[in-house]
RNA sequence: UAGAGUUUGAUCCUGGCUCAGGAUGAACGCUAGCUACAGGCUUAACACAUGCAAGUCGAGGGGCAGCGUGGGGUAGCAAUACUCCCACCGAGACCGGCGAAUGGGUGAGUAACACGUAUCCAACCUACCUCUGGCUCAGGGAUAGCCCUUAAAAAAGAUGAUUAAUACCUGAUGGUGUCGCAUGAUCUCAUGACAGCGCGACUAAAGAUUCAUCGGCGAGGGAUGGGGAUGCAUCUGAUUAGUUAGUUGGCGGGGUAACGGCCCACCAAGACGACGAUCAGUAGGGGUUCUGAGAGGAAGGUCCCCCACAUUGGUACUGAGACACGGUCCAAACUCCUACGGGAGGCAGCAGUGAGGAAUAUUGGUCAAUGGGCGCAAGUCCUGAACCAGCCAAGUAGCGUGAAGGAUGACGGCCCUAUGGGUUGUAAACUUCUUUUGUCGGGGGAUAAAGCGGGCCACGUGUGGCCCUUUGCAGGUACCCGAUGAAUAAGGACCGGCUAAUUCCGUGCCAGCAGCCGCGGUAAUACGGAAGGUCCGAGCGUUAUCCGGAUUUAUUGGGUUUAAAGGGAGCGUAGGUGGAAUGGUAAGUCAGCCGUCAAAUCGCGGAGCUCAAUUCCGUCCAGCGGUUGAUACUGUCAUUCUUGAGUGCACAAGAGGCAGGUGGAAUUGAGAGGUGUAGCGGUGAAAUGCUUAGAUAUCUCGAAGAACUCCGAUUGCGAAGGCAUCUCGCUGGUGUGCACCUGACAGUGAGGCUAGAAGGUGCGGGUAUCAAACAGGAUUAGAUACCCUGGUAGUCCCCACAGCAAACAACGAAGGCUCGUGACGUGGGACGAGCUUCUACGUCGCCUCGCGAAAGCGUUAUGCAUCCCCCCCGGGGAGUGCGCCGGCACCGAUGAAACUCUAAGGAAUAGACGGGGGCCCGCGCACGCGGAGGAACACAUGGUGUAAUUUGAUGAUACGCGAGGAGCACUACCCGCGCGCGAAAGGCAGUCGACGGAGAUCAGAGGCGAGCUAUUCCUUCCGGCGCCCGUGUAGAUGCGGCACAGUGGUCUUCUCCUCGCGCCUCGAGGGGUCGGGGUAAGAGCCACAACGAGAGCACCCCCCAUCUUUGCUGACCCUCUCGUAAUGCCGGGGACUCCAGCGACACUGCCACCGCAAGAUGUGAGGAAGGCGGGGAUGACGUCAAAUCAGCACGGCCCUUACGUCCGGGGCGACACACGUGUUACAAUGGGGGGCACAGAAAGAAGGCCGGUGGCGACACAGGCCGAAUCCUCAAAUCCCCUCCCAGUUCGGACUGGAGUCUGCAACCCGACUCCACGAAGCUGGAUUCGCUAGUAAUCGCGCAUCAGCCAUGGCGCGGUGAAUACGUUCCCGGGCCUUGUACACACCGCCCGUCAAG
Repeated sequence: UAGAGUUUGAUCCUGGCUCAGGAUGAACGCUAGCUACAGGCUUAACACAUGCAAGUCGAGGGGCAGCGUGGGGUAGCAAUACUCCCACCGAGACCGGCGAAUGGGUGAGUAACACGUAUCCAACCUACCUCUGGCUCAGGGAUAGCCCUUAAAAAAGAUGAUUAAUACCUGAUGGUGUCGCAUGAUCUCAUGACAGCGCGACUAAAGAUUCAUCGGCGAGGGAUGGGGAUGCAUCUGAUUAGUUAGUUGGCGGGGUAACGGCCCACCAAGACGACGAUCAGUAGGGGUUCUGAGAGGAAGGUCCCCCACAUUGGUACUGAGACACGGUCCAAACUCCUACGGGAGGCAGCAGUGAGGAAUAUUGGUCAAUGGGCGCAAGUCCUGAACCAGCCAAGUAGCGUGAAGGAUGACGGCCCUAUGGGUUGUAAACUUCUUUUGUCGGGGGAUAAAGCGGGCCACGUGUGGCCCUUUGCAGGUACCCGAUGAAUAAGGACCGGCUAAUUCCGUGCCAGCAGCCGCGGUAAUACGGAAGGUCCGAGCGUUAUCCGGAUUUAUUGGGUUUAAAGGGAGCGUAGGUGGAAUGGUAAGUCAGCCGUCAAAUCGCGGAGCUCAAUUCCGUCCAGCGGUUGAUACUGUCAUUCUUGAGUGCACAAGAGGCAGGUGGAAUUGAGAGGUGUAGCGGUGAAAUGCUUAGAUAUCUCGAAGAACUCCGAUUGCGAAGGCAUCUCGCUGGUGUGCACCUGACAGUGAGGCUAGAAGGUGCGGGUAUCAAACAGGAUUAGAUACCCUGGUAGUCCCCACAGCAAACAACGAAGGCUCGUGACGUGGGACGAGCUUCUACGUCGCCUCGCGAAAGCGUUAUGCAUCCCCCCCGGGGAGUGCGCCGGCACCGAUGAAACUCUAAGGAAUAGACGGGGGCCCGCGCACGCGGAGGAACACAUGGUGUAAUUUGAUGAUACGCGAGGAGCACUACCCGCGCGCGAAAGGCAGUCGACGGAGAUCAGAGGCGAGCUAUUCCUUCCGGCGCCCGUGUAGAUGCGGCACAGUGGUCUUCUCCUCGCGCCUCGAGGGGUCGGGGUAAGAGCCACAACGAGAGCACCCCCCAUCUUUGCUGACCCUCUCGUAAUGCCGGGGACUCCAGCGACACUGCCACCGCAAGAUGUGAGGAAGGCGGGGAUGACGUCAAAUCAGCACGGCCCUUACGUCCGGGGCGACACACGUGUUACAAUGGGGGGCACAGAAAGAAGGCCGGUGGCGACACAGGCCGAAUCCUCAAAUCCCCUCCCAGUUCGGACUGGAGUCUGCAACCCGACUCCACGAAGCUGGAUUCGCUAGUAAUCGCGCAUCAGCCAUGGCGCGGUGAAUACGUUCCCGGGCCUUGUACACACCGCCCGUCAAG
């Protein structure tokens, strides 16, 4: 020392991307009141107009231009003007001195002793300043200026004459100094230095003045400033590995202030470099600044130090100092002037201009202060250094924009569940108060305690003190006092998560947002606006850049089995690492002290501007150097040791290697021969191929090449690659035992070297088999493949190259430490001879601790520590391109970037899926029966068409479905005519008294419109009822089932889906629910880190089948009786049947057998029924954004003289066609006619019907029964008789014509039924497909709902007759459980690769 978002259905990890923080010489957007302090061309070291930025000294000199003062002159009345002259002052130009080498600017160059730090110079210089002592003598010749002449555009000159100096020169003196020779106490790490002494040679000076002084010369010290040398430190690239001839060194010279190849002659051949030379790129360095917990990382603007540069490049001169920003010369580029001959210039000084750019200020004031130059000094001298002011929110800090009270919580806005709330909000209004800031008026002199000048005093000759005078740009500023009045002053960004803060409207994958994830396709907290809120606040956001977070380059502080990453292996050089003991040393290490570490900055402590920022004072580190100590550890030196390592001796095992020989089996053959005959071979099936010239098959002899069966494995050996018939020779390594010898000799190992499977290359052999390429045959949509027939390189040997593999244990090497257990291989020992046990090495399996993201590893570690080496830093691009090296070539080694994505990835989890596996089930298949698909018709759908053919449903799970009744209506559609509180409903208020019914008239298709006649309220007096009018409600089958509730469909009556506690896992999750039996069943049993529980299963419910009992009639009728043509028709009965209530029964209970149990089996018994007895209802968690807004309900949107509503007519019924579901058939197991028999369930009054009469019939008419166990009431197939005789028929009945019946307001579009006539297709149906396992299929009829009627052949029910078959679970379909793989999760209708085309 803080984290968060983002890979997944979810999880853990690895890993990148992104965010929150701080900072800036910043820029941009919106906004802006004041003050203080600091800052302001980061780009073009681009070009510059104009002004200023370095002068001063007359106390060095000659001399005096110009100005000024005084005087004179001329003109003039004069003021005045002019200029010639004189004097003074003073200073332009000139000689001379000093300065101009400082100050100021910039960062181009420079990777260097440039900078930083430390040390050294006995190898050096230093003007001005300071100290000490000494000197300052005598002469000379010029020259600038001025003047004359001359040339010239200008700049710049030329000739002549004359003149001065502190300018220049000569001589003298010369302590000293320098040099030479000789001597030499003493000193130094060394080259060496040096006091003293002797001789020789050489070398100085300037004056001025106001008389106080100021200068000059030489010598020696000091101070200051500079020069040089050295150690250490100082960016990136090896896809830059070799560089260097003055190069490295020496001797001798030259040169310099001084050392030095700095330069030169000669000699030698060195010097630098993997501890990175050279080369390339980039860059001024430091103090410091930002960030960070720190270690670090990044930066070098302002301020300070150093360096470098001054348009570009070079050169020297002067000087104490320069190779000189505002000096010279040369060259170059550019600009300007020109009389074309020539000249002039250098803002990276201060302002300023243009240009560049996102971007950076005034052509300001003053020398008052600080500092500098000159001067003896004064200095109205110079100073764009400096101090100030101006502009700019460009930064830091401070202040303000008011404070207190004030609720009917005002108005307005916005929102909500809307006549009521919430919020804006004490906010406003209003009352009281204050006055920073603003405005006005007044006061106010710090910076000057300095300096100049004058005077005085003290000490005693230049200092100090006191007094007086004078000097202020900023600026009439800071500050202070008074007056006035809330008066003059708030915005920006954001509100999906990260991240503090939410609602409405608009928009509708559009417009747009976005830092990452991502938002937007009609209910957007993510876009735009509004309201509200949040954060900061004279600022707020955005962009850019740096550090942080990022332990994401990991020294602190990471990794490498599978995520990126161990070199394929060994030997070994440099390097880094190193066993035990003793002693020395003190390099590393530790401690004290000293020097340095400039100032500023940072930290700490203080002071002072009202505070703060800013400023001032004090103090502090690391580092480097020196010195004195310490000696554990490391190093080093010395002496020892044996345990590491090696040697020796003995024994042992082995497919270790190399070279030679050898053996048998098999394969092959255009070697030879025999037997033998028609095929062989090959495949899923075939074909190509071989074969009557005799194959295949079989036997014998012979040949060749390659490989070694069994033994043989969890075996052995080797560094790895790798190594296998047998045998001989040579040879490497290993293990055990002994403890003989050496005495740390070791381990690792960058470069380097060596060996290195298969395939490949070159040369030459060899070639039996197999077999890339190639050819043919198949397969296939194609098949450059898989399969088959052939077949060449190659496979084998020699020599040489190549040097790569999933060269893998995906695990580098070495030694040490750390629980156990079992097996195998090879040795040794003990007891002792057995079953025992100890020990060493090697090879495997399981496991404890520990580790790990997990899987897993686990003494052969992926554990605990040490040491050395290789390698990694998101995915893709890419192991690619370029360069270089190697190679005969193939190719290998080394190895990027642009661009692009926000993931890529590892392990594990639960699903789904698999033309994965195991087990199981289902009319799933199979075995059967009957159908559909062909025909006609009916119904539904699609399509087409239409004014409309309303609409929904569309694989299974739409299509005789919503619809269980479309002629009108329903109706939603179309055309047309109307209404406008409306077709219906209810609230309030008001008027009226009716409303209604009856009759007839007109217009009209009707709704409706117009008018006429007569009649007409109740009341308890409150009101009720009704028409009409008003008001606020209405209404909608309009939209979306992807906003919803509810309901049903399907998987599926499949057997599953979950929970609690405990347990396991870091976690998602697991377990339970798995396993073994077993079941229709996750029923039940056994076992088990599980134990229990729930929703499902089952049971409970209903119907049917048997029985007991009870009970009633309209049911029944054994017995008794009456009566009839006949009948439970009647009296009666309470037995039977039936009805409908309560019960019983069935539970594998019994037996046998199998099984641990659960349970299973049986032509078992008994029983009406036997193994769930048969049906029904009952449908878990969930899936299909499956269906329905048109059953109903409902949020939202939309319409309101219409998308509402009424009415008439039409349509929903169309018709080339296609599909689905059905009906009727194609006939003789049948059709037709006649006769005869047997059900169940259900409905019935606007109904069901009966018998009678009429009609061929549908039906009609008049009577009658039943609101029902009473009436209706009765089946058909079957059975019997007759007929038809296999045909488009006596099958089949469509279609059509005619005539009718019934319903209804009305049968034209568009009803059903009846009769007569007509008599179509169709002779059993392709591919394909559906239902059904027993009272089932098939077949036969009956009933009901809806309903006036009916398009019903549909739907829902009822009974009659009544089969066949199931070996079995391989296959098809669907489902369940376990397991396995996965790169799928929208979940295989997934994901994803390549090619082509277009953009």
Record summary: The RNA shown here (small-subunit ribosomal RNA) has 1399 nucleotides and comes from an uncultured bacterium. It matches the Rfam family "Bacterial small subunit ribosomal RNA".